[in-house]
Description: This is a predicted structure of a 163-nucleotide RNA (Lysine riboswitch aptamer) from a mouse gut metagenome. RNAcentral holds the sequence, with entries from MGnify. Rfam family: Lysine riboswitch aptamer. Rfam describes the family as follows. Riboswitches are metabolite binding domains within certain messenger RNAs that serve as precision sensors for their corresponding targets. Its mean pLDDT, the model's own confidence on a scale to 100, is 78.
RNA sequence: GAUAGAGGUGCGGUUCUCAAAAGUACCAUCCGGCAGGGGCAGGCAGCCGCCGAUGGAAAAGGGAGCGCCGCCGAGAGGGAGAGUACGGUGCCUGCCGGAGGCUCCUUCGGGACGUCAGGGAAUACCUGCCGGACUGUCACAGGCUUUCCUGUGGAGUGCUAUC
Numbered sequence: 001g002a003u004a005g006a007g008g009u010g011c012g013g014u015u016c017u018c019a020a021a022a023g024u025a026c027c028a029u030c031c032g033g034c035a036g037g038g039g040c041a042g043g044c045a046g047c048c049g050c051c052g053a054u055g056g057a058a059a060a061g062g063g064a065g066c067g068c069c070g071c072c073g074a075g076a077g078g079g080a081g082a083g084u085a086c087g088g089u090g091c092c093u094g095c096c097g098g099a100g101g102c103u104c105c106u107u108c109g110g111g112a113c114g115u116c117a118g119g120g121a122a123u124a125c126c127u128g129c130c131g132g133a134c135u136g137u138c139a140c141a142g143g144c145u146u147u148c149c150u151g152u153g154g155a156g157u158g159c160u161a162u163c
Base pairs, nucleotide, nucleotide: 001163002162003161004160005159008072010071011070012069013068014067016065017064018063026056027055028054029053030052032051033050034049036048037047075108076107077106078105079104080103081102086097087096088095109135110134113131114130116128117127118126119125137154138153139152140151141150142149143148
């Protein structure tokens, strides 16, 4: 340097189904209501807006389950860069913002639990700092003598095996 592996409630993607989102947004109607808005001022009507009643009535993101797929820096977070869809406005140019994705840098071994914080409709779930345990791995020290146990510590740019 190459190849192949291990950690387990391991990581991520995806079709379908289900719950929830929600009787919410939204639509229609009404001799309904308003102390609201548009004007030089007042009034009426009408329009807009808000509220109420009646009827109709979603979806996305997120989640759970079976299956399938790709994997073990799997992936997740943070920052920066260029910049697409899109938006700011009726059109063009310019300017501003800019999801997803891409590139680079950086942090994190892993899952669970807990306080706090952020996101979220949500007590689901996700993310982050911290916490004490658990677990895998290696190093050191000790015990046992091999198997293994105990303690301390480190981090995946790690560890194991083969070439």